[in-house]
RNA sequence: GCGCCUGUAGCUCAGUGGAUAGAGCAGGACGGUUCUAACGUCAAGGCCGGGGGUUCGAAUCCCUCCAGGCGUA
Numbered sequence: 001g002c003g004c005c006u007g008u009a010g011c012u013c014a015g016u017g018g019a020u021a022g023a024g025c026a027g028g029a030c031g032g033u034u035c036u037a038a039c040g041u042c043a044a045g046g047c048c049g050g051g052g053g054u055u056c057g058a059a060u061c062c063c064u065c066c067a068g069g070c071g072u073a
Stems, first nucleotide, its partner, number of pairs: 001072007010025004018056001028042004049065005
């Protein structure tokens, strides 16, 4: 340089064109316990890597850029 893959919550991931973007873990509050833990309940946490385009509608499709990874000379 060229080709391919990935980027969504603090972390690991799901969601592949249509309702308000979900789960687990971590963290928080409450219950629980003599105290702690296990366990249970609840709440919070995202404008989906940036920009542009297509569409009635985009995390999802297209273009470009950025970051990371793999392959190749």
About this RNA:
The RNA shown here (transfer RNA) has 73 nucleotides and comes from a Candidatus Daviesbacteria bacterium. The sequence is in RNAcentral, with records from ENA. Taxonomically the source falls in Candidatus Daviesiibacteriota (Bacteria, Bacteria candidate phyla). It matches the Rfam family "tRNA". From the family's description: Transfer RNA (tRNA) molecules are approximately 80 nucleotides in length. RNAcentral records the identical sequence in 5 taxa. Its mean pLDDT, the model's own confidence on a scale to 100, is 81.